A computed fold for a 389-nucleotide RNA from a Bacteroidota bacterium, annotated as Bacterial RNase P class A. Taxonomically the source falls in Bacteroidota (Bacteria, Pseudomonadati).
[in-house]
RNA sequence: CGGUAAAAACAGCUUGUCGCUUCCCGCUUGCGGGAUGAGGAAAGUCCGGGCAACACAGGGUGCCGUACUACCUAACGGGUAGGAAAUCCAAUAUAAUGUUGGGUUUACAGCUAGUGCCACAGAAAACAAACCGCCCCAAGCAAUUGGGGUAAGGGUGAAAAGGCGGUGUAAGAGACCACCGUUCUGUUAGCAAUAACAGAAGCAUGGUAAACCUUACGGGUUGCAAGGCCAAAUAGGUUACGAGGUGUAACUUCGGUUGCACAAAACACUACCCGUGUUUUCGUAAUGGGUAGGCUGCUAGAUUCCGUUUGCGAAAACGGAGCCAGAUAAAUGACAGGUAUACCCUGCAAGGGGUGAAACAGAACCCGGCUUAUCGUUUUUACACUUUA
Numbered sequence: 001c002g003g004u005a006a007a008a009a010c011a012g013c014u015u016g017u018c019g020c021u022u023c024c025c026g027c028u029u030g031c032g033g034g035a036u037g038a039g040g041a042a043a044g045u046c047c048g049g050g051c052a053a054c055a056c057a058g059g060g061u062g063c064c065g066u067a068c069u070a071c072c073u074a075a076c077g078g079g080u081a082g083g084a085a086a087u088c089c090a091a092u093a094u095a096a097u098g099u100u101g102g103g104u105u106u107a108c109a110g111c112u113a114g115u116g117c118c119a120c121a122g123a124a125a126a127c128a129a130a131c132c133g134c135c136c137c138a139a140g141c142a143a144u145u146g147g148g149g150u151a152a153g154g155g156u157g158a159a160a161a162g163g164c165g166g167u168g169u170a171a172g173a174g175a176c177c178a179c180c181g182u183u184c185u186g187u188u189a190g191c192a193a194u195a196a197c198a199g200a201a202g203c204a205u206g207g208u209a210a211a212c213c214u215u216a217c218g219g220g221u222u223g224c225a226a227g228g229c230c231a232a233a234u235a236g237g238u239u240a241c242g243a244g245g246u247g248u249a250a251c252u253u254c255g256g257u258u259g260c261a262c263a264a265a266a267c268a269c270u271a272c273c274c275g276u277g278u279u280u281u282c283g284u285a286a287u288g289g290g291u292a293g294g295c296u297g298c299u300a301g302a303u304u305c306c307g308u309u310u311g312c313g314a315a316a317a318c319g320g321a322g323c324c325a326g327a328u329a330a331a332u333g334a335c336a337g338g339u340a341u342a343c344c345c346u347g348c349a350a351g352g353g354g355u356g357a358a359a360c361a362g363a364a365c366c367c368g369g370c371u372u373a374u375c376g377u378u379u380u381u382a383c384a385c386u387u388u389a
Base pairs, nucleotide, nucleotide: 003383004382005381006380007379008378009377010376012339013338014337015336016335017334018333020037022035023034024033025032026031027030039360043371044370046369047368048367049366050365051223052222053221054220058274059273060272061271063219064218065217066216067215068082069081070080071079072078083108084106085105086104087103088102089101090100091099092098109214110213114212115211116208117207118206131154132153133150134149135148136147137146138145139144162180163179165177166176167175181203182201183200184199185198186197187196188195189194227296228295229294230293237287238286239285240284241283242282243281245262246261247260248259249258250257251256264280265279266278267277268276269275303322304321305320306319307318308317309316310315342355343354344353345352346351
């Protein structure tokens, strides 16, 4: 220099002609003028909210979600910074474990609360062990056989009763010792997670929780097809079956009627229970009629841009400037030209000529994230090769 991989940013500008949506102004009322008009993902509907209704609004169970620490945010399963563990590369060091720097990953509370699972291989897979081997005793000419001890060496496996060097032993073993590791205590630093140092203790019957589960914290439900208003129309229809009170007051033609309270029933909140609210006849089955139109919600926002300050940063505060889609079967476009970044050709260079937004894709109540798709350019990091110094 080019290549590979990953991450991030951007997603042009401008002129003319014609056409379309919304708003404003003018006027000769169908014309003229002006302003504006689809993304970084508008996608997926995976999260969190704003807003609306239930509704006056709770408790419990279930169910669901999150999980190192601190901070940011309206909130989040998001972001920023830090910690820990694992792993890769380079350098260095030890008996071994390590140390420093850079990169990558983490669904990062708990396995001594309990219950499961760990195939095959292997002697044995957790109340887990003796296949080979080593040592001792006995028998035997010998090969070998029997009994006892062992878990250091070897084998199987993803994983086999901490690691390494010694003492010791018949041979071995944390049996014992120093170091490492683990646990506990203390000191120092830090908001904290943690880290370092010191001391003490032979201290280890494993792994697995995106296994069931436990702990802590959080979660009311539904969703713009939510909801509100206006207009219009019919039949608050018909049939069958079933359930249906008490007390009190007034009236009465003494058959009953009406009001109030309680009960009961139905409905709603909510998956269930309690509870609360509404209604006063209700429920089940069948059959049948009318309407489906218009307005609103609907775009001034947790909004955009610029500057200053604080902060490692995410971001926050203050000041200033601005309004930039609101459609409803769905507008936001087509054609022609120039040009920026970039690319190709030519040239020592300056310059000249040519190509020229090519991909993914299209708002529908709004916003913040996550995930997926993707042309081109630029930037950053890592890796290997080549060349040069």
Its Rfam family is "Bacterial RNase P class A". The family's RNA type in Rfam is ribozyme. It was read from a public genome assembly, where an Rfam model found it.